[in-house]
RNA sequence: CAGGCGUUUGGGCAAACCACAGGAAACUGUGGGACGCAAAGCUACGGAACUAAGGUGCCAUGGGAAACCUUGGCACUAUGUUCGCCGGGUUGCAGGU
Numbered sequence: 001c002a003g004g005c006g007u008u009u010g011g012g013c014a015a016a017c018c019a020c021a022g023g024a025a026a027c028u029g030u031g032g033g034a035c036g037c038a039a040a041g042c043u044a045c046g047g048a049a050c051u052a053a054g055g056u057g058c059c060a061u062g063g064g065a066a067a068c069c070u071u072g073g074c075a076c077u078a079u080g081u082u083c084g085c086c087g088g089g090u091u092g093c094a095g096g097u
Stems, first nucleotide, its partner, number of pairs: 004097002009094001012037002017032006035084001041090003045087003048082003054077007062069002
């Protein structure tokens, strides 16, 4: 110097939960807090999961001559979310061996 390993150390990150803020929600940000993490750094690219505001369909409802509209319910739907679900891509600290 290069490659591998993670038994130990310094340093790093921070689940649940709580407070405040944002959001329709999933969830996110900040502070507190540590279950864990050797990429729990970055990237929603593939799969998967979560949510369903909006949209579509059906049913009920009230209005209307009708077209259609109002309100409520159910189903489907990502354009929303998760990189601390898995894989891919990409970058990478000191010490030890």

Description:
The RNA shown here (c-di-GMP-I riboswitch aptamer) has 97 nucleotides. Its Rfam family is "c-di-GMP-I riboswitch aptamer". Rfam describes the family as follows. GEMM was predicted in a large-scale screen for bacterial structured RNA regulatory elements. The coordinates come from a structure-prediction model, not an experiment, and the mean pLDDT is 83. Of the family's consensus pairs, 95% are formed in the model. It was read from a public genome assembly, where an Rfam model found it.